[in-house]
Predicted 3D model of a 116-nucleotide RNA (SAM riboswitch aptamer (S box leader)) from an uncultured Bacteroidota bacterium. It matches the Rfam family "SAM riboswitch aptamer (S box leader)". Rfam's curators write: The SAM riboswitch is found upstream of a number of genes which code for proteins involved in methionine or cysteine biosynthesis in Gram-positive bacteria.

RNA sequence: GAUUUAUAUAGAAGGGUGGAGAGAUUAGGCUCUGUGAAUCCCUGACAACCUUCCGGAAACGGAAAAGGUGCCAAUACCUAACCAAUUCAUUUUUUGUGAGUUGGAAAUGAUAAAUU
Numbered sequence: 001g002a003u004u005u006a007u008a009u010a011g012a013a014g015g016g017u018g019g020a021g022a023g024a025u026u027a028g029g030c031u032c033u034g035u036g037a038a039u040c041c042c043u044g045a046c047a048a049c050c051u052u053c054c055g056g057a058a059a060c061g062g063a064a065a066a067g068g069u070g071c072c073a074a075u076a077c078c079u080a081a082c083c084a085a086u087u088c089a090u091u092u093u094u095u096g097u098g099a100g101u102u103g104g105a106a107a108u109g110a111u112a113a114a115u116u
Base pairs, nucleotide, nucleotide: 001116002115003114004113005112006111007110013043014042015041016040021032022031023030026080027079028078029077044072046070049068050067052063053062054061055060076108082104083103084102085101086100087099088098089097090096
């Protein structure tokens, strides 16, 4: 790097460095930011995927937080293509089209583990 599986509207701070951006990509929004963005470092917190312990045939459940990761603005910040319902507008009123709202399932990305 690739593949597979699982998870996600919860949660969690300071200091130093740095000096204008950031929020995954494209686009449209919206938000944060010189009362200091991104990056990197130290300490701390949050959480519980692996790991540790207990129960169990297993699936899984419970506990802890020493170790490996992760993470510490906003639902993965929101929307986009699909399906369903519904509202409005329009139409040649059999029906079609466009926009909005709600729900669902995908796709993509993120994190963990396994395989390669």